[in-house]
Context: one part of a larger RNA
RNA sequence: UGACGGGGGCCCGCACAAGCGGUGGAGCAUGUGGUUUAAUUCGAUGCAACGCGAAGAACCUUACCAGGCCUUGACAUCUAGCGAAGUUUCCAGAGAUGGAUUCGUGCCUUCGGGAACGCUAUGACAGGUGCUGCAUGGCUGUCGUCAGCUCGUGUCGUGAGAUGUUGGGUUAAGUCCCGUAACGAGCGCAACCCUUGUCCUUAGUUGCCAGCACGUAAUGGUGGGAACUCUAAGGAGACUGCCGGUGACAAACCGGAGGAAGGUGGGGACGACGUCAAGUCAUCAUGGCCCUUAUGGCCUGGGCUACACACGUGCUACAAUGGUCGGUACAGAGGGUCGCCAAGCCGCGAGGUGGAGCUAAUCCUUCAAAGCCGAUCGUAGUCCGGAUUGGAGUCUGCAACUCGACUCCAUGAAGUCGGAAUCGCUAGUAAUCGCGAAUCAGAACGUCGCGGUGAAUACGUUCCCGGGCCUUGUACA
Numbered sequence: 001u002g003a004c005g006g007g008g009g010c011c012c013g014c015a016c017a018a019g020c021g022g023u024g025g026a027g028c029a030u031g032u033g034g035u036u037u038a039a040u041u042c043g044a045u046g047c048a049a050c051g052c053g054a055a056g057a058a059c060c061u062u063a064c065c066a067g068g069c070c071u072u073g074a075c076a077u078c079u080a081g082c083g084a085a086g087u088u089u090c091c092a093g094a095g096a097u098g099g100a101u102u103c104g105u106g107c108c109u110u111c112g113g114g115a116a117c118g119c120u121a122u123g124a125c126a127g128g129u130g131c132u133g134c135a136u137g138g139c140u141g142u143c144g145u146c147a148g149c150u151c152g153u154g155u156c157g158u159g160a161g162a163u164g165u166u167g168g169g170u171u172a173a174g175u176c177c178c179g180u181a182a183c184g185a186g187c188g189c190a191a192c193c194c195u196u197g198u199c200c201u202u203a204g205u206u207g208c209c210a211g212c213a214c215g216u217a218a219u220g221g222u223g224g225g226a227a228c229u230c231u232a233a234g235g236a237g238a239c240u241g242c243c244g245g246u247g248a249c250a251a252a253c254c255g256g257a258g259g260a261a262g263g264u265g266g267g268g269a270c271g272a273c274g275u276c277a278a279g280u281c282a283u284c285a286u287g288g289c290c291c292u293u294a295u296g297g298c299c300u301g302g303g304c305u306a307c308a309c310a311c312g313u314g315c316u317a318c319a320a321u322g323g324u325c326g327g328u329a330c331a332g333a334g335g336g337u338c339g340c341c342a343a344g345c346c347g348c349g350a351g352g353u354g355g356a357g358c359u360a361a362u363c364c365u366u367c368a369a370a371g372c373c374g375a376u377c378g379u380a381g382u383c384c385g386g387a388u389u390g391g392a393g394u395c396u397g398c399a400a401c402u403c404g405a406c407u408c409c410a411u412g413a414a415g416u417c418g419g420a421a422u423c424g425c426u427a428g429u430a431a432u433c434g435c436g437a438a439u440c441a442g443a444a445c446g447u448c449g450c451g452g453u454g455a456a457u458a459c460g461u462u463c464c465c466g467g468g469c470c471u472u473g474u475a476c477a
Base pairs, nucleotide, nucleotide: 001477002476003474004473005472007471008470009469010468011467012466013465015461016460019425020424021423022422023421026316027315028314029313030312031311032310033309034307035306042053043052064302065301066300067299068298069297070296073125077124078123079121080120081119082118083117086103089100090099091098092097107114108113127291128290130289131288132287136285137284138280139279140278141276143274148187149186150185151184152183153182154163155162156161167178168177169176193268194267195266196265198236199235200234201233202232203231204230208225209224212223213222214221239262242256243255244254245253246252318418322377323376324375325374326373327372328371334365335364336363339358340357344353345352346351384415389410390409391408392407393406394405395404431453432452433451434450435449436448437447
């Protein structure tokens, strides 16, 4: 000087408390451990691994296993020779591959040849998701959006170092003020950026419709309008600016006015010096090591989907604030031409048929659902719950057996609110309800977004956890 203390002081955080809803019990989904296996590819492992890499494993992916094959190789450059490239059909085979066969002879040219492409041969070489993240770059997590981390000069100290950065106030903040052997400065904080909340200006189609007409069973449907909504570009607006009080005549805090908004308005992006030899050699790059008729490459099939069990994360429930049936209302944000797919018709339905429109404020996706109005059920393993299983189908796709999603009929398991323990959340939040997108042929209860309805509680900081500053002790570095 740090680190640590079941030392002290001050302070903060959904840290506790106060509340609301969960997890832990059930069924299923998903990840992991374990076990099994020819293989169940690899990585991630307290917080900070475990719906994680994977924004999507039937083949492919795919790295694993079995079998069948290749050896200058699936891919790159160079050398030599041949042939344009390419294309049709048949045979063998699981295919890779091997054999036969049809058509084709193009472009540039100094007529030597050349360019692109293919085949053969030789070796230089290719190739490796093989090892080492404890050789590395890059990227990322975490402490933590915590308020800290440092430097120059000066001063003090023999020195390591100290001072500044401590102190008095204050703040979300090393934020600001005052004091001060310090005076300044840098990286952080804040602001500048995006979005949302109010108003104005400009613009007015594909969006809008107040007033004026026309028309319809009905609809901005038509003329028209530029007010309103909205769209999207530019501005205004919030700064403790104003008033009162407290304070040290400061910084600031408390209350008020005006205002759409008030003291960082809400949300996001943004992550200091560093810590964990944290994670990643399997995104990529890369040193070293290793393989080179194989640890490389191609193919078929299988596996990653196994199942006594254990754990994590979710979904659906156990019901009446509910289930079922009928009627009826209101979003936002996205996506769409290898696509989104309307009306109509067929089917109980998944879906089929059909073909209009749309390269989209135009058309489609698109009926939002919870809600509201009625009816029914009457506390029951039920008209709750839907697992499981049988049967029949739909769709995607060469192909749904291993191993897809969905529909219909039948079946109707556990489950009556969950032990110890444990998680999230402070407001348009929790809870609850549906909608969309990425990936994607198909395949979400996951992820990322979007809106609808919309709470309760916070006395307080004694205690648990984490963190910041000062101080003290130490046989630790």